[in-house]
Context: one part of a larger RNA
RNA sequence: UAUGCUUGUCUCAAAGAUUAAGCCAUGCAUGUCUAAGUACAUGCCGUAUUAAGGCGAAACCGCGAAUGGCUCAUUAAAUCAGUUAUGGUUCCUUGGAUCGUACUUUACUACUUGGAUAACUGUGGCAAUUCUAGAGCUAAUACAUGCUGAAAACCCCGACUUCUGGAGAGGGGUGUAUUUAUUAGAUAAAAAACCAAUCGGCCCUUCGGGGCCCUGAAACUUGGUGAUUCAUAAUAACUUGGCUCGAAUCGCAUGGCCUUGCGCCGGCGAUGCUUCAUUCAAAUGUCUGCCUUAUCAACUGUCGAUGGUAGGUUAUGCGCCUACCAUGGUCGUAACGGGUGACGGGGAAUCAGGGUUCGAUUCCGGAGAGGGAGCCUGAGAAACGGCUACCACAUCCAAGGAAGGCAGCAGGCGCGCAAAUUACCCAAUCCCGGCACGGGGAGGUAGUGACAAUAAAUAACAAUAUAGGGCUCUUUUGGGUCUUAUAAUUGGAAUGAGUACAAUUUAAAUCUCUUAACGAGGAUCAAUUGGAGGGCAAGUCUGGUGCCAGCAGCCGCGGUAAUUCCAGCUCCAAUAGCGUAUAUU
Numbered sequence: 001u002a003u004g005c006u007u008g009u010c011u012c013a014a015a016g017a018u019u020a021a022g023c024c025a026u027g028c029a030u031g032u033c034u035a036a037g038u039a040c041a042u043g044c045c046g047u048a049u050u051a052a053g054g055c056g057a058a059a060c061c062g063c064g065a066a067u068g069g070c071u072c073a074u075u076a077a078a079u080c081a082g083u084u085a086u087g088g089u090u091c092c093u094u095g096g097a098u099c100g101u102a103c104u105u106u107a108c109u110a111c112u113u114g115g116a117u118a119a120c121u122g123u124g125g126c127a128a129u130u131c132u133a134g135a136g137c138u139a140a141u142a143c144a145u146g147c148u149g150a151a152a153a154c155c156c157c158g159a160c161u162u163c164u165g166g167a168g169a170g171g172g173g174u175g176u177a178u179u180u181a182u183u184a185g186a187u188a189a190a191a192a193a194c195c196a197a198u199c200g201g202c203c204c205u206u207c208g209g210g211g212c213c214c215u216g217a218a219a220c221u222u223g224g225u226g227a228u229u230c231a232u233a234a235u236a237a238c239u240u241g242g243c244u245c246g247a248a249u250c251g252c253a254u255g256g257c258c259u260u261g262c263g264c265c266g267g268c269g270a271u272g273c274u275u276c277a278u279u280c281a282a283a284u285g286u287c288u289g290c291c292u293u294a295u296c297a298a299c300u301g302u303c304g305a306u307g308g309u310a311g312g313u314u315a316u317g318c319g320c321c322u323a324c325c326a327u328g329g330u331c332g333u334a335a336c337g338g339g340u341g342a343c344g345g346g347g348a349a350u351c352a353g354g355g356u357u358c359g360a361u362u363c364c365g366g367a368g369a370g371g372g373a374g375c376c377u378g379a380g381a382a383a384c385g386g387c388u389a390c391c392a393c394a395u396c397c398a399a400g401g402a403a404g405g406c407a408g409c410a411g412g413c414g415c416g417c418a419a420a421u422u423a424c425c426c427a428a429u430c431c432c433g434g435c436a437c438g439g440g441g442a443g444g445u446a447g448u449g450a451c452a453a454u455a456a457a458u459a460a461c462a463a464u465a466u467a468g469g470g471c472u473c474u475u476u477u478g479g480g481u482c483u484u485a486u487a488a489u490u491g492g493a494a495u496g497a498g499u500a501c502a503a504u505u506u507a508a509a510u511c512u513c514u515u516a517a518c519g520a521g522g523a524u525c526a527a528u529u530g531g532a533g534g535g536c537a538a539g540u541c542u543g544g545u546g547c548c549a550g551c552a553g554c555c556g557c558g559g560u561a562a563u564u565c566c567a568g569c570u571c572c573a574a575u576a577g578c579g580u581a582u583a584u585u
């Protein structure tokens, strides 16, 4: 694990893994709206008969649907576990920072630009579907387009004037992101000489300049790491591919300033957006570790095997791929191959110590959705309650076509030794959404349920009678006292199993715990399952059978007195459980 017999109560609770990752009728399991994207429903409520306002189906838009749940087919250095790394990368969301630079020019929208489309109306097609065509409207945070006050600084060009020295009018460029190239991003350390110029001082001067001097050097920025071509900054350019961003958005409040102008300034939020780090993660690596097998000894390699250079692909590293080279790489410390009734681990059983066996299964990781393959969307999928083919199944059909994937929850068939209800609910725990409000077969609650596990009813007491046992008094026919049993004797007491008002419980119930009222003498409110030769606790009782029927794990029993069969009685063991089979220690 299965099965046989039995079964009163309380709590708890596994459950179509093993065989067929076999096939599935039906129903459900993923949807979602706030003050705050879009309302003109020929929808509702409002009123005084119209309004303002509020609610709001449908639909567009946004987000989610990559989580969860299920299963274990594959898979043996693979997965996985521990350990490290990303200085080799992506990251919706969360919370924190961050964005003054846009135009190219004769007359221009920046108090706001453009064209569509759904829902809706109406006309239709098909046997049929969550199929859709034609026509007519109308929205945006959908899809497009597209302006905007600096100041300073720096770089480049340089009119002009004067002769090789100045002066800088004026013009152009400089946001962020992308791509390429270059530069900075410092730091061990001593001494001496020469040349020219410059700053400075002194002298001469024809103010053009010349000579001498000595010492003098005035002053100086650089983050981080073990480590970078790091962070960061600068310069020159670049903008391909329908060229990144820099808000033409929404709600609630409405105030202040006067130069009274369709003036200027302004609060709290919502949504969106660029870059940086953060969070949630993810993806790749590093080191070590796995069952069995040698009736597997060699394996790999111009069809990538091992390494190099370059490029491509990728979010990035990498023979991941391509081109060109080199000839390598693994192996008796078992490579390579085969098997596995092999998903790995946390763990479980058994155990002195050491071990042995199990681990489909609720937590973590992986893989998969009938089998392979490919892909779209997206921050994230090689997604299957998404799509496209092929293969295998299989449904409807008017025969032209159309639709499909329960290893989600229930349920059915099949398979088998082997496994539950087509129930109720979002109240709890959490998840998703535009969200305090909706949804959730995630999950919870009942039902089935002797998988296991917990507590522990089936009687207790007294009197009497009988039979003993100690002790004691003895007048031994006995009496007293303390008791142990037995009894179809008698007695009242106590309780739940069950029935059940009620409240509680609960989303609503049920159960339980509370609890009125009923509820026990053969207390028929009746305990079983296996055994009684040994192992191994318990019969030399009775009847039947007669090496038959049968029992018996093993040894054995049975041939006419059976301690062993079939029964009755009695007894023993465990007990609401016990036996049997199998696997394992």
Stems, first nucleotide, its partner, number of pairs: 001581005009455001011453001015448001016415001022413003026410003031063002037060002043055003061434001070368003080289003084285003089282002096276002109248001113144002120136002123133003153174005175245001177239001179237006199216001200213005223230001247271001249270004255265003258261001291339003298330003305327008343365003347358004370391002373388003393404001395402002421446001423445003429442001430440003461491003464487010496525001498518002500515001502514001528574005533555002539569001541568004550557002
Predicted 3D model of a 585-nucleotide part of an RNA (small-subunit ribosomal RNA, 5' domain) from Arabidopsis halleri. Rfam family: Eukaryotic small subunit ribosomal RNA. The family has 90 seed sequences and 75,755 matches in Rfam 15.1. Clan: SSU clan. The literature on the family includes a 2002 paper in BMC Bioinformatics by Cannone et al., "The comparative RNA web (CRW) site: an online database of comparative sequence and structure information for ribosomal, intron, and other RNAs". NCBI's taxonomy places the organism under Eukaryota, Embryophyta, Brassicaceae, Camelineae, Arabidopsis.